[in-house]
Molecule: transfer RNA
Organism: Candidatus Babeliales bacterium
RNA sequence: AGAGGUGUAGCUCAGUGGUUAGAGCAUCCGCUUCACACGCGGGGGGCCAGCGGUUCAAAUCCGCUCAUCUCUACCA
Numbered sequence: 001a002g003a004g005g006u007g008u009a010g011c012u013c014a015g016u017g018g019u020u021a022g023a024g025c026a027u028c029c030g031c032u033u034c035a036c037a038c039g040c041g042g043g044g045g046g047c048c049a050g051c052g053g054u055u056c057a058a059a060u061c062c063g064c065u066c067a068u069c070u071c072u073a074c075c076a
Stems, first nucleotide, its partner, number of pairs: 001072007010025004018056001027043005049065005
């Protein structure tokens, strides 16, 4: 320098155009226990990396930018 992947909750991920974006773990509250753990029930937490475009409608499709990973090339 070129090509490709990834970016969604504190963490790991699902969601691939159409109800108000979900799960597990974590966290908080309650039940249970003498107490802790386990177990059970419930709550909070996001506007989907950023900007723009297409569409009646975008996390989802397109472009650019940013971050990160991989490969190729160059140098040594």